[in-house]
RNA sequence: UAUGAUCUUCAGGGCAGGGUGAGAGUCCCUACCGGCGGUUACAGCCCGCGAACCUCAUAGGAGGCCGACCUGGUGGAAGUCCAGGGCCGACAGUUACAGUCUGGAUGGAAGAAGACAAAU
Numbered sequence: 001u002a003u004g005a006u007c008u009u010c011a012g013g014g015c016a017g018g019g020u021g022a023g024a025g026u027c028c029c030u031a032c033c034g035g036c037g038g039u040u041a042c043a044g045c046c047c048g049c050g051a052a053c054c055u056c057a058u059a060g061g062a063g064g065c066c067g068a069c070c071u072g073g074u075g076g077a078a079g080u081c082c083a084g085g086g087c088c089g090a091c092a093g094u095u096a097c098a099g100u101c102u103g104g105a106u107g108g109a110a111g112a113a114g115a116c117a118a119a120u
Base pairs, nucleotide, nucleotide: 002120003119004116006115007114008113009112010111017029018028019027031100032099033089034088035049036048037047038046044087045086053064054063055062056061069085070084071083072082073081091103092102093101
């Protein structure tokens, strides 16, 4: 110095306005939001991961499933930037169908930062 056992901390945002109705942050118009790593250059929709969900397991955990983008411009390089137009969003609950409300969750976690220095 590198790898790295171990430990600590951190690690998700969003219905304003209007319409209908007995009732809607759930419907309609419209508004708003975008986890983590990678990628010649900054990504919700390129690649991968996490979460949720399903199955199995006494448990640690294992397996499965897992949404969505085009056109033009600049450039050496952009599905990432700029311009324009689009699209997507777990489960359970609810006076009425939810990406945005409530709940599991004061949870878990991709991962980020730091401490440490056994071993090689």
Model confidence (mean pLDDT): 83 of 100. Predicted 3D model of a 120-nucleotide RNA (FMN riboswitch aptamer (RFN element)).